Small-subunit ribosomal RNA, 3' major domain from Vanilla planifolia, 475 nucleotides, folded computationally. The organism belongs to Vanilla, within Eukaryota.

[in-house]
Context: one part of a larger RNA
């Protein structure tokens, strides 16, 4: 100087407390361990692995396994030949491939050849999701959006080092202020960036409609006020007032205001730490493979199942369930697409195909309101499981897809020890869009709106951080 203490002080945080909804019990979905297996490919393993890489495993993907094949190779550059190339038919085979036949002779030309492609040989080499993340780059997580981490000069110390960065206040903040052998500087903080909230100006089409006409309908004239769209400005700075404080920094209350003390959210992550993760995104050193650890194909596997763990979904009901009627979004997507309307079907869906390359058309709401039935029951709760008959995608739905109808109707009556999220348009609840896909195992994930709470006395205790100080047989 650090590290560390079941030392001290101080300070902070959904850390505790207060409250609220859960997990842990049930069924299912999904990931993981383990076991099994020809294979159940590989990675990730306390917090910081386990709905993670994977924004989607029927084939493909695919890296695994079995079998069938290839060996200059599926791919690249050179070298020497052959044939232009594309194409068609047959043979054998599970396919990859094998064998045979046909057709075709283009472009360019100095008539030798050449370009592009096909095929054969030889030789350099190709190739690898093989190993090492403890050889690496790049990138990511974590401490942590915590307030720290440093430097030159000066001063102090023999030196390691110290000071500055400590102290009194204050802040979300090493934020600011006062003091001080320190006066300065860099990085982080804050601000600058984006979105939302208010207004003004500009612009009015595909959006809008107050007034005058008009229509089934902003439909058509007309309008630029309103809404909205999308660009530029304005606006918030403790600026103003009172109190408090040291006449400071600030704190507290109030006014004005759409917004008040960082207005709300996002992006933004210092120096470092964990030999943290990743050689399977990519790149790459070294090591081993080269008739195989490379390459092609068919089928299987990654979906197994005594158990154990994680993350979720659906419930256990009356603040509910069923049925009928009625209403209100935002942000997205759409030509290999979204699809209205009408017809058929109990339904999934099928037929038809107007419109839309989109502020124009389409995908397209639920909780909610209202009326009514059920009346505390394993039920008109709950929907697992199973049977039968269908639909869709796709060469293909058995292993192994989604979905519809009818029938079946399991556990579950609020969950022990323990444990997690959340402070406001938040939790809870409620639908909905997108990416990825032919389709989908999505109850996931990224967004988006609707309805919309309770509680916070406080810092004694628990966990985890920051600063000062002190002990130490640690470095």
């Nucleotide at each position: 100087u650090g590290a560390u203490g079941g030392g001290g002080g101080u300070c902070c945080a959904c850390a505790u407390a207060a409250g609220u909804a859960g997990u842990g019990g049930a069924g299912c979905a999904u990931g993981u361990u383990g076991u099994u297996u020809a294979a159940u490919u590989c990675g990730a393993u306390g917090c910081c692995a386990a709905g993670u890489g994977g924004a989607g495993a029927a084939c493909u993907u695919u890296a695994c396994c079995a079998g069938g094949g290839c060996u200059u190779g599926a791919c690249a550059u050179a070298u020497c030949g052959u044939g232009a190339a594309u194409c068609c038919u047959c043979u054998u085979g599970a396919a990859a491939g094998u064998g045979a036949g046909g057709g075709g002779u283009g472009c360019c030309u100095u008539c030798g050849a050449g370009a592009a492609c096909u095929u054969g040989g030889a030789c350099a080499u190709a190739g690898g999701u093989g190993g090492u993340g403890c050889a690496u780059g790049g990138u990511u997580g974590u401490u942590g959006u915590c307030a720290g981490c440093u430097c030159a000069u000066g001063c102090c110390g023999u030196a390691a080092g110290g000071u500055g960065u400590u102290g009194g206040g204050u802040u979300a903040a090493g934020u600011c202020u006062c003091a001080c052998a320190a006066g300065g500087a860099g990085u982080g903080c804050a601000a600058c960036c984006c979105u939302c909230g208010u207004g003004u100006u500009u612009a009015g089409u595909u959006g809008c409609c107050a007034c005058g006409a008009u229509u089934g309908a902003g439909u058509u004239u007309g309008g630029a006020a309103c809404c909205c769209u999308a660009a530029a400005c304005a606006g918030a700075c403790u600026g103003c007032u009172a109190g408090u404080g040291a006449u400071a920094a600030g704190c507290c209350a109030g006014a004005u205001g759409a917004a008040g003390g960082u207005g709300a959210g996002g992006a933004u992550g210092u120096c470092a730490u964990c030999a943290a993760g990743u050689c399977a995104u990519c790149a790459u050193g070294c090591c081993a493979c080269u008739u195989a650890u490379g390459c092609c194909c068919u089928a299987g596997g990654c979906g197994a199942c005594a158990c154990a763990c994680g993350u979720g979904c659906u419930a256990c009901a009356a603040u509910g369930g069923g049925u009928g009627c009625g209403a209100c979004a935002a942000g997205g997507g759409a030509u290999u697409g979204c699809a209205a309307u009408c017809c058929c079907g109990u339904g999934a869906g099928g037929g038809u195909g107007a419109g839309c390359u989109a502020a124009c058309u389409c995908c397209a709401a639920a909780a909610c309101c209202u009326a009514u039935c059920c009346u505390u029951a394993g039920u008109u709760u709950g929907g697992a499981u199973u049977g039968u008959a269908g639909g869709c995608u796709g060469c293909a739905a058995c292993u192994c897809g989604c979905u519809u109808a009818c029938a079946u109707g399991a556990a579950g009556c609020a969950g022990a020890a323990a444990u997690c999220g959340c402070u406001a348009g938040u939790a809870a609840u409620u639908g909905u869009c997108g990416a990825c896909u032919a389709g989908c195992c999505a109850u996931a994930u990224u967004g988006u709106g609707g309805u919309g709470a309770a509680u916070u006395c406080a810092u004694u205790c628990u966990c985890g951080a920051g600063c000062c100080u002190u002990g130490u047989a640690c470095a």

Model confidence (mean pLDDT): 83 of 100.